[in-house]
Model confidence (mean pLDDT): 83 of 100. A computed fold for a 90-nucleotide RNA from a Bacillota bacterium, annotated as c-di-GMP-I riboswitch aptamer. The source organism's lineage runs through Bacteria, Bacillati and Bacillota. The model forms 95% of the base pairs in the Rfam consensus.

């Protein structure tokens, strides 16, 4: 360095659910929990997926709603790519 395994040991992390905050929303954060993870650490770069405040169109109505399209909003527990890492064996 590389390849394995993760109960030989000693750890981590934590999906649904609830319940507080936060946010327009998806989401997030924190606490109780324990579905799974050897990267379930960390970057949204490709893909892909969820939202649709704003902002554009279009209706209806008179400054207000309805529809539709759109990331400057997220998922890193959806695949690949970068990058970093713990113990043990070869």
């Nucleotide at each position: 360095a590389u390849c394995u395994a993760g109960u030989a040991a000693g750890g981590g992390c934590a999906a649904c659910u609830c319940u507080a905050c936060u946010g327009a929303a998806a989401g997030g954060u924190a606490g109780a929990g324990a579905c799974g993870c050897a990267a379930a650490g960390c970057u949204a770069c490709g893909g892909g997926c969820c939202u649709a405040c704003a902002g554009c169109g279009a209706g209806u109505a008179c400054u207000a709603c309805u529809c539709g399209c759109c990331a400057g909003g997220g998922c890193a527990g959806c695949c690949g790519a970068g990058c970093u890492g713990c113990c043990g064996g070869a």